[in-house]
RNA sequence: UACACAUUGUAGCCGAGAUCCGUCGAUGCGGCGGAUGCGGGGGAACCAGGUAACUGGGGCGAGUUCCGUAAGGAUAGGGCACUUCCAGGCCCGAGCCCGUCAGCUAACCUCGUAGGCAUAUGGAAGGGCAACC
Numbered sequence: 001u002a003c004a005c006a007u008u009g010u011a012g013c014c015g016a017g018a019u020c021c022g023u024c025g026a027u028g029c030g031g032c033g034g035a036u037g038c039g040g041g042g043g044a045a046c047c048a049g050g051u052a053a054c055u056g057g058g059g060c061g062a063g064u065u066c067c068g069u070a071a072g073g074a075u076a077g078g079g080c081a082c083u084u085c086c087a088g089g090c091c092c093g094a095g096c097c098c099g100u101c102a103g104c105u106a107a108c109c110u111c112g113u114a115g116g117c118a119u120a121u122g123g124a125a126g127g128g129c130a131a132c133c
Stems, first nucleotide, its partner, number of pairs: 007131004012117003018036008037113006047103001056101001057098004065074003077092004082126006
């Protein structure tokens, strides 16, 4: 100096929604631009698609469907502090957008990078980081 085991300590959540650089402002943090990363949409061949009408059709998202006059009840599905399994419990099951138009889809084109919350269940196994050895 490096490495392994052990020991001790440690980690916020939903979400794609983060990092770096420059610049402006200002000292709280933010605006603008660029890049990287992450996420979404459009878009051939092949494949799929019978036609027409009707109540057009489609996208993001877990947020779909059923019953009910309604209130509401249930439900596919989704979340709960590193991950998985088991047990137990709690919660969500919305909202918004495009505008007559879009199946899949390589090249290519294009958009977003927000917002909202918070006390922590137990057991087993396996990991991250730091200190120490």
c-di-AMP riboswitch aptamer (ydaO/yuaA leader) from a Thermoleophilia bacterium, 133 nucleotides, folded computationally. Its mean pLDDT, the model's own confidence on a scale to 100, is 79. Its Rfam family is "c-di-AMP riboswitch aptamer (ydaO/yuaA leader)". About the family: This family represents a conserved RNA structure found upstream of the ydaO and yuaA genes in Bacillus subtilis and related genes in other bacteria. Its family is annotated with regulation of gene expression and cyclic-di-AMP binding in the Gene Ontology. NCBI's taxonomy places the organism under Bacteria, Bacillati, Actinomycetota, Thermoleophilia.